[in-house]
Molecule: SAM riboswitch aptamer (S box leader)
Organism: soil metagenome
RNA sequence: UCUUAUCCAGAGUGGUUGAGGGACUGGCCCUUUGACACCACGGCAACCUCCCGCAAGGGAAGGUGCCAACUCCUGCAGAAGUAAUGUUUCUGGAAGAUAAGA
Numbered sequence: 001u002c003u004u005a006u007c008c009a010g011a012g013u014g015g016u017u018g019a020g021g022g023a024c025u026g027g028c029c030c031u032u033u034g035a036c037a038c039c040a041c042g043g044c045a046a047c048c049u050c051c052c053g054c055a056a057g058g059g060a061a062g063g064u065g066c067c068a069a070c071u072c073c074u075g076c077a078g079a080a081g082u083a084a085u086g087u088u089u090c091u092g093g094a095a096g097a098u099a100a101g102a
Base pairs, nucleotide, nucleotide: 001102002101003100004099005098006097007096012041013040014039015038016037020030021029022028024075026073027072042067043066044065047063048062049060050059051058052057071095076092077091078090079089080088081087082086
């Protein structure tokens, strides 16, 4: 970089540090009652893996992943409601994240 699948569920305490963080845009949030990061322990989930099974399905948790807010909302296109160029809802897409494969 490409392909495929998933993304309205779930799961945090302590220590070190000390000002940013939530990918990006615009919002809106989180944060000195301690952000981000790292470490320790804990937890969630079940993509790969392993076990049982004809299958459906069930179990384990070795490799990843994850533990504020739906991927926090949004962006591009279309549809519906509304007096409305505003605004709300819905559908698809883009972008992103994770896994497996190339």